[in-house]
This record gives sequence, structure tokens and C1' cells, in this order.
RNA sequence: GCCGAGGUAGCUUAGUGGUAAAGCAACGGUUUCGUAAACCGUAGAGCGUGGGUUCGAUUCCCACCCUCGGCU
Repeated sequence: GCCGAGGUAGCUUAGUGGUAAAGCAACGGUUUCGUAAACCGUAGAGCGUGGGUUCGAUUCCCACCCUCGGCU
């Protein structure tokens, strides 16, 4: 330099046009002599950045940034 995959909550992932879901973690509660576990509940991200298409973009298009893999 070229090709491919990816970037979404603190972490791991889902979501492929109609205002983002789950597990773990956090916080509160029940239980316990107490802790852990278990159970119930609460809060937390507008989706790497910028632009474009669209009534509407995490999703489609373009450029750029970052990570990983391959080729040279």
C1' cells in the first nucleotide's frame, strides 16, 4: 500500500429503516446472627467522527479515525 472483519451501557454481545435488548457488573430491597448465593426491583448507552439519502438512519451510501486478521 491492497483486501476482509469489527467499533452499541463499566465488560461481553444482540438489534439490518420506525426514538436500542439481554447477561454479568453497580445500587436498593427480601432472606441470614452476618457475608455470599438466591429472588424482586432501580438506574445507566442514542450507537467511533463528519457528511449524504430518507418523512424517519445503529441499520443504506461516502470520507476519515481506531482495533484485529490476511496479502505484498

This is a predicted structure of a 72-nucleotide RNA (transfer RNA) from a marine sediment metagenome. Its mean pLDDT, the model's own confidence on a scale to 100, is 83. Rfam family: tRNA.